[in-house]
A computed fold for a 265-nucleotide RNA from Peptococcus simiae, annotated as Bacterial large signal recognition particle RNA.
It is recorded under the gene name ffs.
Taxonomically the source falls in Peptococcus (Bacteria, Bacillota, Clostridia, Peptococcaceae).
The sequence is in RNAcentral, with records from ENA.
Rfam family: Bacterial large signal recognition particle RNA. The family's RNA type in Rfam is non-coding RNA gene.
The coordinates come from a structure-prediction model, not an experiment, and the mean pLDDT is 76.
């Protein structure tokens, strides 16, 4: 050096998540030379030689280490943007609001403001007076088969007779009702009154008179103060998404270095 046999080891890695931890399943990168059956998310196998059972196929040139590069993911922090929620003891800006001011503007005032004082009215009570509504009075008018008057014809009753009793219809009047006037007079009421009088209150609000003689007045502008966070801004907090830093892990891929046993020749 060759050969035959075999044994270690290969028949994909890696992030994230789960997990006490590891390995599968799930998700996403890398890759493609990338076995096969059965188990699994309210999981499924294990336990540091950390996927269980079963096969099947390469095998030491196809494995293993070590370093370079870094797809691609986690982590922390930062700058700027958006979004959410707190903050008014955040001295910011723009409202809101009440108070106060009288610089300016309107109004207003020598046809007299503001102060001041004498009075009315509006308000309350009682009293009348009026309007109104009712009901009484009052007139007129109607109004009873008998059980109202008054006259009572016929009839009736008493009586020898003069002569006396009751009395229906009529007629006449008239009670209670009925209708109508009338507004004189009476009584009750009252969602009434440019009314009349007494009498009380009040200082709102309207008005008149006298004094005095220049201001009122706060509508809007400013100016001060309180209150108020509705909106922008600002502080702090929480998410997103992006961008940058900086730490992990870390596929593919480059270099470099290792590489078993028996037997024969």
């Nucleotide at each position: 050096c060759c050969g035959c046999a075999c044994u270690a080891g290969g028949u994909g890695g890696g992030g994230c998540g789960c997990u006490a931890g590891c390995g599968g399943u799930g998700c996403c990168c890398u890759g493609u030379u990338a076995c096969c059956u059965g188990c699994a998310a309210u999981c499924c196998g294990c336990u540091a030689u950390a996927g269980c059972a079963g096969g099947a196929c390469u095998g030491a040139g196809g494995c293993c280490g070590a370093c370079c590069c870094g797809c691609g993911g986690g982590a922390a922090g930062u700058a700027a943007u958006u979004u959410u929620a707190a903050g008014g003891u955040c001295u910011g800006g723009c409202g809101a609001u009440c108070a106060u001011u009288a610089a300016g503007u309107a109004g207003u005032g020598a046809u007299g403001a503001c102060a001041g004082u004498c009075g009315g009215g509006u308000c309350c009570g009682a009293c009348g007076c009026a309007a109104u509504a009712u009901g009484u009075c009052c007139c007129u008018g109607u109004g009873a088969a008998c059980c109202u008057u008054g006259u009572c014809a016929g009839g009736u009753c008493c009586g020898g007779a003069a002569g006396g009793a009751a009395g229906c219809a009529g007629c006449a009047a008239u009670a209670a009702g009925c209708a109508g006037g009338u507004c004189c007079a009476c009584a009750u009421a009252u969602g009434u009154g440019c009314c009349g009088c007494c009498g009380g209150g009040g200082u709102g609000c309207c008005u008149g008179g006298c004094u005095c003689g220049a201001g009122c007045c706060g509508g809007c502008u400013g100016g001060u103060g309180g209150u108020u966070u509705g909106c922008c801004g600002c502080u702090u907090g929480g998410g997103a998404g992006c961008g940058u830093u900086u730490u992990u892990c870390a596929a593919u891929g480059g270099u470099c270095g290792g590489u078993g046993u028996g037997c024969g020749g």